[in-house]
RNA sequence: UGAUCCGGGUGGUCGCUUCCUUAUCAGGUCAGGGCCUGUCCCGAGCCUGUCGAGGGAGAGGAAAGUCCGAGCACCGCAGGGUAGGAUGGUCCGUAACGCGGACCGGGGGUGACCCCAGGGAAAGUGCCACAGAGAGCAGACCGCCCACCAUAGCCUUGGGCUAAGGUGGGUAAGGGUGAAAGGGUGAGGUAAGAGCUCACCAGUGUCGGCGGUGACGUCGGCAGCUAGGUAAACCCCAUCCGGUGCAAGGCCAAAUAGAGGAAUGUUCGAGGGUGACCCGCCCGAAGUUCCCGGGUAGGCCGCUAGAGGUCGGUGGCAACACCGAUCCCAGAUGAAUGGCCACCAUCCACCGUAGCCUCGGCGAAGGUGGAUACAGAACUCGGCUUACAGGGUCACUC
RNA sequence: GGGCCGUUAGCUCAAUUGGCAGAGCAAGGGACUCUUAAUCCCUAGGUUGGAGGUUCGAUUCCUCCACGGCUCACCA
Numbered sequence: 001u002g003a004u005c006c007g008g009g010u011g012g013u014c015g016c017u018u019c020c021u022u023a024u025c026a027g028g029u030c031a032g033g034g035c036c037u038g039u040c041c042c043g044a045g046c047c048u049g050u051c052g053a054g055g056g057a058g059a060g061g062a063a064a065g066u067c068c069g070a071g072c073a074c075c076g077c078a079g080g081g082u083a084g085g086a087u088g089g090u091c092c093g094u095a096a097c098g099c100g101g102a103c104c105g106g107g108g109g110u111g112a113c114c115c116c117a118g119g120g121a122a123a124g125u126g127c128c129a130c131a132g133a134g135a136g137c138a139g140a141c142c143g144c145c146c147a148c149c150a151u152a153g154c155c156u157u158g159g160g161c162u163a164a165g166g167u168g169g170g171u172a173a174g175g176g177u178g179a180a181a182g183g184g185u186g187a188g189g190u191a192a193g194a195g196c197u198c199a200c201c202a203g204u205g206u207c208g209g210c211g212g213u214g215a216c217g218u219c220g221g222c223a224g225c226u227a228g229g230u231a232a233a234c235c236c237c238a239u240c241c242g243g244u245g246c247a248a249g250g251c252c253a254a255a256u257a258g259a260g261g262a263a264u265g266u267u268c269g270a271g272g273g274u275g276a277c278c279c280g281c282c283c284g285a286a287g288u289u290c291c292c293g294g295g296u297a298g299g300c301c302g303c304u305a306g307a308g309g310u311c312g313g314u315g316g317c318a319a320c321a322c323c324g325a326u327c328c329c330a331g332a333u334g335a336a337u338g339g340c341c342a343c344c345a346u347c348c349a350c351c352g353u354a355g356c357c358u359c360g361g362c363g364a365a366g367g368u369g370g371a372u373a374c375a376g377a378a379c380u381c382g383g384c385u386u387a388c389a390g391g392g393u394c395a396c397u398c
Numbered sequence: 399g400g401g402c403c404g405u406u407a408g409c410u411c412a413a414u415u416g417g418c419a420g421a422g423c424a425a426g427g428g429a430c431u432c433u434u435a436a437u438c439c440c441u442a443g444g445u446u447g448g449a450g451g452u453u454c455g456a457u458u459c460c461u462c463c464a465c466g467g468c469u470c471a472c473c474a
Base pairs, nucleotide, nucleotide: 001395002394003393004392005391006390008344009343010342011341012340013339014338016058017057018056019055020054021053022052025049026048027047028046029045032042033041034040035038060374064385065384067383068382069381070380071379072245073244074243075242079279080278081277082276084241085240086239087238088237089103090102091101092100093099104118105116106115107114108113119236120235124234125233126230127229128228141175142174143171144170145169146168147167148166149165151163152162153161154160155159183201184200185199186198187197188196202226204223205222206221207220208219209218210217211216249301250300251299252298260291261290262289263288264287271283272282273281274280308327309326310325311324312323313322314321315320345372346371347370348369349368350367351366355362356361399473400472401468402467403466404465405464408423409422410421411420417454425441426440427439428438429437447463448462449461450460451459
């Protein structure tokens, strides 16, 4: 540095939830039986309940956050479009994923290794504060150079040179500002300069060869000499997404308001409903017939056997898949899975013998005291993220 | 159990295409007044709940946490 495992143990005692067995009692049902023939009595067995006894099982690696993905259930079976949301290198794995594995590219580290929301900025729009001359197909503040004007000085007085100044222009080499100023180095070139030209280097686009499933790598040619940043700004491209969540949803009991459903039927249509919107879809006068009971904090189901665990083998670099054997492992509903005591284990603090030594401390053994984390199922799985006293194992690096 | 919001000065709240964080009340000082109140002037007070990321730059955009609220008038 990476991966992985454990996360108190034993005994006693007092409790909690659930299941099984057994016994008593109560209720129901009923084969059968009794006589006084009554809606009478007895009643094995079965079912339910109460209390008692015995036995079995009883939180996690994160049960958490509810951040993703599914199963399952219901809704108007979800068809098309718009809006909205999510994801974003490639190839695999998977039921699926925003997850995982391997690889590619970029960045960091001496290294093991780690990090990356890693499509598009030459499709378009927006923004780039302050500073600065100029912030986007840019810009002349200082500097450099040229011309003209006027002044001063010098000289060989035809005129030339130098210096500071003004006006007009050229220039992106240098200074300065900034997070960012339109490739870098060198040479040529020029009044001074500039990819203006050339050589090398970096980088971009494009064409082709080779390697790779692919991202991409590498080699060569050509082009323009170079194209700023920002998409966790709008946006574009590709892919995916119907919504709501077990308080989904179903059944039973009791009581009641009243409405609903189906069929038939008239009509072809006013209007209404709808879970983002539109298309769509559905309902749709009155009457007749039949059926039903809204809501709910009560009870039951859903409710725990599952993309399940453990071990072994095979395939694969791996994630993972397949095969075989074996196991059953919480189902509560104000909500159980715990409290106390003893011993042991681990850690911390203090004291401290032997010992060490810089003479004041450290400190085997031993003693005293304290602590043992984070946290707790609530329909179920696969992940991610976050919290965690302390300890173990393996591999690699300096 | 599920779902949805919020957090800025002592208190109540602002802050929009991301560019120096403000206002009212409260607090401290001064003026006015015989004194107090009221009024006027001045001043201080901020890790924008915490950490990380994107960006030149974050109260603002993204991610993860913490705390608080809504409760049958968010859902039976």
Predicted 3D model of RNase P RNA and transfer RNA as a complex of 474 nucleotides. It holds a member of the Rfam family "Bacterial RNase P class A". Rfam's curators write: Ribonuclease P (RNase P) is a ubiquitous endoribonuclease, found in archaea, bacteria and eukarya as well as chloroplasts and mitochondria. Rfam classes the family as a ribozyme. Its mean pLDDT, the model's own confidence on a scale to 100, is 76.